[in-house]
RNA sequence: GCCGAUGUAGCUCACUUGGUAGAGCAAUACACUCGUAACGUAUAGGUAGCCGGUUCGAUUCCGGCCAUCGGCU
Numbered sequence: 001g002c003c004g005a006u007g008u009a010g011c012u013c014a015c016u017u018g019g020u021a022g023a024g025c026a027a028u029a030c031a032c033u034c035g036u037a038a039c040g041u042a043u044a045g046g047u048a049g050c051c052g053g054u055u056c057g058a059u060u061c062c063g064g065c066c067a068u069c070g071g072c073u
């Protein structure tokens, strides 16, 4: 320098003919217990890496950039 993949909640990851985003763990509260943990119930938590384009509507399609990983030279 060229090619490809990935970027979504604190962490690990889902979510595709485009229609106002979810799970597990973690956190908080309650219940349970002599008490703690575990189990149970509930709650909160993300303008989906950034900037544009297309569209009535974009996490999703297109372009550029950034970061990480891999391959080639």
Base pairs, nucleotide, nucleotide: 001072002071003070004069005068006067007066010025011024012023013022019056027043028042029041030040049065050064051063052062053061

The RNA shown here (transfer RNA) has 73 nucleotides and comes from a Candidatus Moraniibacteriota bacterium. NCBI's taxonomy places the organism under Bacteria, Bacteria candidate phyla, Candidatus Moraniibacteriota. Its Rfam family is "tRNA". Rfam's curators write: Transfer RNA (tRNA) molecules are approximately 80 nucleotides in length. It is annotated as a transfer RNA.